Record summary: Predicted 3D model of an 88-nucleotide RNA (c-di-GMP-I riboswitch aptamer) from a Deltaproteobacteria bacterium. The coordinates come from a structure-prediction model, not an experiment, and the mean pLDDT is 83. The sequence was found by an Rfam model in a public genome assembly.
RNA sequence: CCCCGAGAAGAGCAAACCCGGUGGGAACCGGGGACGCAAAGCCAGUGCCCAGACUCGGAAGCCCCGAGAGGGUCGAACGGCUGCCGAA
Numbered sequence: 001c002c003c004c005g006a007g008a009a010g011a012g013c014a015a016a017c018c019c020g021g022u023g024g025g026a027a028c029c030g031g032g033g034a035c036g037c038a039a040a041g042c043c044a045g046u047g048c049c050c051a052g053a054c055u056c057g058g059a060a061g062c063c064c065c066g067a068g069a070g071g072g073u074c075g076a077a078c079g080g081c082u083g084c085c086g087a088a
Base pairs, nucleotide, nucleotide: 004086005085012037013036017032018031019030020029021028022027035075041081042080043079045078046077049072050071054068055067056066057065058064
């Protein structure tokens, strides 16, 4: 240095839920709270998934269905970048 991840050490993050806030929504932000996480640090590149106020088409009072722009999700997957420690 690389691989690897322990009954080690010092740290870190924070699910569900609750409160406040933003948004049309998915969801996100802050506080509380810990289910868990060896990348549960960062990135929306690929496909999946979610949503879709707006646009188009169908239907034709509304409701509804499909497609799309822009959007979300990395604690879903793959992929990329970076990182603490050092047993076997």